Small-subunit ribosomal RNA from a marine sediment metagenome, 1572 nucleotides, folded computationally. RNAcentral holds the sequence, with entries from MGnify. It matches the Rfam family "Bacterial small subunit ribosomal RNA".

RNA sequence: UUUGGAGAGUUUGAUCCUGGCUCAGAGUGAACGCUGGCGGCGUGGAUUAGGCAUGCAAGUCGAGCGAUGUUUUGGGCUUUUCCCGCAAGGGAAAAGUUCAGUUCAUAGCGGCAGACUGGUGAGGAACACGUGAAUAAUCUACCUUUAUGGCAGGAAUAGCCUUGCGAAAGCAGGGGUAAUACCUGAUGUGUUUAUGAGUGCGCGAGCACUCAUAUGUAAAGGCGGCCCUUAAAAGCUGCCCCUUAAAGAUGAGUUCGCGUCCUAUCAGCUAGUUGGUGCGGGUAACGGCCCACCAAGGCAUUUGACGGGUAGCUGGCCUGAGAGGGCGGUCAGCCACACGGGGACUGAGACACUGCCCCGACUCCUACGGGAGGCUGCAGUCGAGGAUAUUUAGCAAUGGGCGAAAGCCUGACUAUGCGACGCCGCGUGAGGGAUGAAGAUUUUCGGAUUGUAAACCUCUUUCGAUAGGGAAGAAAUCUUGCGCCUAAAUAGGGCGUAAGACUGACGGUACCUAGAGAAGAAGCCACGGCUAACUUCGUGCCAGCAGCCGCGGUAAUACGAAGGUGGCGAGCGUUACUCGGAUUCAUUGGGUGUAAAGGGCAGGUAGGCGGCUAUGUAAGUUGGGGGUGAAAUCCUUUGGCUCAACCAAAGAACUGCCUCCAAAACUGCAUGGCUUGAGACUAGGAGAGGAGAGUGGAAUUCCCGGUGUAAGAGUGAAAUCUGUAGAUAUCGGGAGGAACACCUGUGGCGAAAGCGGCUCUCUAGCCUAGUACUGACGCUAAGCUGCGAAAGCUAGGGGAGCAAACAGGAUUAGAUACCCUGGUAGUCCUAGCCGUAAACGAUGAGCACUAGGUGUUGGGGUAACCCUUCAGCGCCGCAAGAUAACUCGUUAAGUGCUCCACCUGGGGACUACGACCGCAAGGUUAAAACUCAAAGGAAUUGACGGGGACCCGCACAAGCGGUGGAACAUGUGGUUCAAUUCGAUGCUACGCGAGGAACCUCACCAGGGCUUGACAUGUAGGAAGUAGGAAGCUGAAAGGUGGACGACCUGUUAAACCAGGAGCCUACACAGGUGUUGCAUGGCUGUCGUCAGCUCGUGUCGUGAGAUGUUGGGUUAAGUCCCGCAACGAGCGCAACCCUUAUCUUUAGUUGCUACUCAUUCUUAGGCCGCAAGGUCUAAGAAGAGGCACUCUAAGGAGACUGCCCGCGAUAAGCGGGAGGAAGGUGAGGAUGACGUCAAGUCCGUACGGCCUUUAUGCCCUGGGCUACACACGUGUUACAAUGCCUACUACAAAGCGUUGCCAAACCGCGAGGUGGAGCUAAUCGCAAAAAAGUAGGCCCAAUUCGGAUUGGAGUCUGCAAUUCGACUCCAUGAAGCCGGAAUCGCUAGUAAUGGCAGAUCAGCUACGCUGCCGUGAAUACGUUCCCGGGUCUUGUACACACCGCCCGUCAAGCGAUGGGAGCUGGGGGUACCUAAAAUCCCUCUUUAUGAGGGCCUAGGGUAAAUCUGGUGACUGGCGCUAAGUCGUAACAAGGUAGCCGUACGGGAACGUGCGGCUGGAUCACCUCCUU
Repeated sequence: UUUGGAGAGUUUGAUCCUGGCUCAGAGUGAACGCUGGCGGCGUGGAUUAGGCAUGCAAGUCGAGCGAUGUUUUGGGCUUUUCCCGCAAGGGAAAAGUUCAGUUCAUAGCGGCAGACUGGUGAGGAACACGUGAAUAAUCUACCUUUAUGGCAGGAAUAGCCUUGCGAAAGCAGGGGUAAUACCUGAUGUGUUUAUGAGUGCGCGAGCACUCAUAUGUAAAGGCGGCCCUUAAAAGCUGCCCCUUAAAGAUGAGUUCGCGUCCUAUCAGCUAGUUGGUGCGGGUAACGGCCCACCAAGGCAUUUGACGGGUAGCUGGCCUGAGAGGGCGGUCAGCCACACGGGGACUGAGACACUGCCCCGACUCCUACGGGAGGCUGCAGUCGAGGAUAUUUAGCAAUGGGCGAAAGCCUGACUAUGCGACGCCGCGUGAGGGAUGAAGAUUUUCGGAUUGUAAACCUCUUUCGAUAGGGAAGAAAUCUUGCGCCUAAAUAGGGCGUAAGACUGACGGUACCUAGAGAAGAAGCCACGGCUAACUUCGUGCCAGCAGCCGCGGUAAUACGAAGGUGGCGAGCGUUACUCGGAUUCAUUGGGUGUAAAGGGCAGGUAGGCGGCUAUGUAAGUUGGGGGUGAAAUCCUUUGGCUCAACCAAAGAACUGCCUCCAAAACUGCAUGGCUUGAGACUAGGAGAGGAGAGUGGAAUUCCCGGUGUAAGAGUGAAAUCUGUAGAUAUCGGGAGGAACACCUGUGGCGAAAGCGGCUCUCUAGCCUAGUACUGACGCUAAGCUGCGAAAGCUAGGGGAGCAAACAGGAUUAGAUACCCUGGUAGUCCUAGCCGUAAACGAUGAGCACUAGGUGUUGGGGUAACCCUUCAGCGCCGCAAGAUAACUCGUUAAGUGCUCCACCUGGGGACUACGACCGCAAGGUUAAAACUCAAAGGAAUUGACGGGGACCCGCACAAGCGGUGGAACAUGUGGUUCAAUUCGAUGCUACGCGAGGAACCUCACCAGGGCUUGACAUGUAGGAAGUAGGAAGCUGAAAGGUGGACGACCUGUUAAACCAGGAGCCUACACAGGUGUUGCAUGGCUGUCGUCAGCUCGUGUCGUGAGAUGUUGGGUUAAGUCCCGCAACGAGCGCAACCCUUAUCUUUAGUUGCUACUCAUUCUUAGGCCGCAAGGUCUAAGAAGAGGCACUCUAAGGAGACUGCCCGCGAUAAGCGGGAGGAAGGUGAGGAUGACGUCAAGUCCGUACGGCCUUUAUGCCCUGGGCUACACACGUGUUACAAUGCCUACUACAAAGCGUUGCCAAACCGCGAGGUGGAGCUAAUCGCAAAAAAGUAGGCCCAAUUCGGAUUGGAGUCUGCAAUUCGACUCCAUGAAGCCGGAAUCGCUAGUAAUGGCAGAUCAGCUACGCUGCCGUGAAUACGUUCCCGGGUCUUGUACACACCGCCCGUCAAGCGAUGGGAGCUGGGGGUACCUAAAAUCCCUCUUUAUGAGGGCCUAGGGUAAAUCUGGUGACUGGCGCUAAGUCGUAACAAGGUAGCCGUACGGGAACGUGCGGCUGGAUCACCUCCUU
């Protein structure tokens, strides 16, 4: 010394970036909405420079002049009247007139001022303005200073009088008059002009000064005093005025440098144009300013002429950190204008706002002949508009004009009124006050909030209202006195001073005081985020909100209202506009590989920039000085209004311009030198560089001939097509055109486009090595010029193959395509156009610097090399660095410098119009209206792919058995119905909720009833023969009614009509709802899926989303384990732990078991004895008693762990095989279901928010329905038979269940069943018979001894009830069906298949269902190509509601803006010609005038052809927007034919095809290079 810089929302599932849109701030001459107490200071027609009624806004001077009127004094004259007097006469008054003064006023002449002040911003892009210079090219009234003079004459004229014309405005004639009006003459300090001489200054043109001579040129008086007069004049004196000069001051004119908006879709403009000559004219003054003549110049070319559009400029104001950007109202400076246009006059000054003339438009008056006018002064009015004030007071102050002055004039100004229009200040009360009152709102019903807020108590009284007092703003001026100066002067005049008089619109205002009394004084906006502030109700994608994002479709903090809260406050919001934020035009301070953006490439002009060194210079640059930068404003410091706003003073500042002096590093300029930049020379070198000519072989096609026969060709498959008239194939010969295999290579060359057989000729560039040459000669490059793929065009050739268009065949829903068969332009050559491509490295050119590694091409060095060097072409790279990231990285997208080009949201639009180019096609340049809030880049995580790799699963395959065909059962759809209740709907609904609808269930339908209710709790009231109620009546029942009868508990003897409770009635709260919302929910469940996944902490990487871990190599059923690794660990899942089962063991034996034992009992059989009754022995069985070995039961243990061996494997994990073992590699089965997905399912299981209902959507009852039946589907059962069926006989289970129950024996019935009653609360009794199997017999391939539907009859059982609508039995009947089309399901071992048994629900049953149990008991798996589902990794993506995604174009509809358009109609500026007012100038005439005539020029008017720019226009072109229209599906994945660019043709449309190009193409393979 410096005081100064904030961001947020919105693209995405998320991220970073790019990029637009929007917001928060400040401001305004504002307007609008709601509201409104006071004061101060400011401010107020921004639009129609539209029109204006009315009043006022510029006059003044009588001390310039004549005249007129008036006041008053004095005098004269005339007339009349009166008085006095006898009279003469005198006096007075009045009227008239005149003279000299005095007061006031004034039309005219004259002077000065009306050129200032005041208004407005139309025009103007210009020396208009700003700034700084110049005027040696000029003027300047009044003012100041210094000088000078003011002499002598003259002729008019207005006013006035008179006459005439006219409606008026006014005009004309005659007569007479004054001046500081006008004219003539004199004088001439001076001055003008001319000539001559001298001095000084200036760069110069030239200027200044001095002298001499000649010449032209002035004037006006007025007033006061003295003096003196009849008066005048003269004289003296003072003041004013005038003349001529010089100087100053002030003001003005002119010129120049610099600064001063947009547009190139305005690139050429210009005839007084540029210059010269002419003592030309003109001016205050230079000058083409004007004129005559001569010459042909002048301006502009990116430093933008000319044209078009817009605009008053500045000091300043607003904003901003600043740089900037926007604006120019109030105040101040300048300019311009004054109804539109032109013109001059007067004057110091004007081409003049309230002057003149003319033209025009408009308005007014009129007697129609003619006249008048100009608010963009102050007020005011109309109009237009969203919008902007009093027809006020006063000259008191400040200022201005005139005047000697008093003074007069002043809508300048000072005041006032109106408007919250802005800024500033003040108030609407202060303190206390908790039953936290009432009310309101809300509630979880407890409360909470409003809220110390109110009430209430105690105070105060600003402001306002009332009353009283009451300023400053006033100094001048005048009179008088005094002093000084002037003067002869005590006149007069001037200056100073003292006293006095007089002057205030505002205004009785500011201010002060008094009394009364909280008394009279608060609203507006917002409350989803940005952005401070939240709840309830209403509404239900409606009404509405919205600045952006976005809210609203029944629980809206977003709409409307209320309560509450936040913000500001006499205001608050909205709208409009400006700056800011926006670094979003980037000087400060941006970019261009992919986001918008590098020109297709080169040559080169202007311009810009430029190597080393020396000297000079001083333009840039730096320092110092001088001038200027008006005032106000801003800033600082003080001061004045009570503060503030406001005002004043001082300072600082005004970042600028001009000028002088100095410095000399850098840049520039001038001159000289240098060699490293650049060029040159010599010697070598490589190459598809270019142009022309010639030439070669292979192949395709065609033609001829031979051989030869039925096919060929083509495709996913075909067909069109060729071929018996001999194709295709093959051999030989010929013709013709085009292209050049191998070599061939991220190899070479070229500026790019591009270039490929071989040879020759001509020709350009490049590289290396060397050198004794030149000496900065360089780089870049707007405009310009040239080259420039393919397609296309013109003309002429040529034409083999290929091939747009076209034709045919296919494909297809269609197929204007993809595929096929043909095929014309074209492709080729010559000559000429076109000028564009994804013309790409999407990367401009040049120079320098900044680690490396590796390959390759061409040279050089070296004896040689794996070394090194130069020039290219590639790759890698966490070197550094850069980047949003991807990536780039000595071939930069790094670090710097120079120059060019280009960008600024998406669409509209590579467009329109205009211009230029082109034969055309078209190219180059290139907008706007309108519309959206995004469009976009890179990367991330998912999802998806008719992308890839790996893996798994009864996923396929290999098998077994089914379904789909039949009948029946059952569920669903549909249909029907009064109702056929409701839900479940791909997998994951459909024998599902329902594990059991005749009534009930029940929710549905019809009908009949009840209304505090079938059920709960509470409050209040009521009822004694009360509540209830057998019988009875009524009724389908529910219900209603109901004589008799007739209450309960407690109150401690008992009773009762007492009290209370229960119960009943009434009323009120409420109950109730299978009503609604599963998209408000809890809980539960399904599914992916028992798939192997899903995550976290810390660390690390990345700007970040995220990644890593979790990927990789192996392995597993497994994210199972091992190894490796920037990861290390952990959690939920996997596994294990749990249950069942398979083996063994211990313990325990009743109701289980019975090996063994028994002098136990019974039965049977046999032997023996006996005539027999019977006895005895043996054997078997049953029972019993022992017993607990076995089986079993149910408790506890053991056992299996890749533990052992061999091999494989990385020595690991593990895998293969083996041993042992009841069991072997999770032994088998079950339970167990991660993070999550499907707004999956369920409000009809229960729970629960909201909504709805309340004599009904609640409750009760009867009957019906859920069981309907043309049909379609799912799931099952039984079958179609002989591996079967039937009959008879004979075996072997497990698991369950049972007291309103299971039910034995025995008897009856063909049977269902009945009778019966033992046993059993169950390892005891019962259900209970297991069936298939087995044995024996029959059937004999038949719609049957298969199959059993259907129907008839007769029964049984359950139940209140069996008709709708039960099951079972018996007899009879005996349908379809002979193994099932397309398609499809289950299952990998005790599994499928097959056989029976039991249970739940249940009175009974529709069960063939479901859930369990045991019996018998297979086949097959080579394998992972394919289908389906899933997992991991990777890739592409325009998807993220995630492919059931996204999305393109035509057509149709509505709306909007816009281009073209036959035209129609305005406006602007010019050109040519005609006409031409006033006026200046010129000429002529003349009666010399304000005259007449003419000329030049020209405003205006007219004619004509063009031009620019608007409006409108039938019709027409595309474009944009608009929840659910039509047709297709072009793009995004390999988008199903990769896409895109240019071009051409074609097509309803997206598009298709040809030619050339690009990768911004997936996948696979190969090559090359790189890394390790």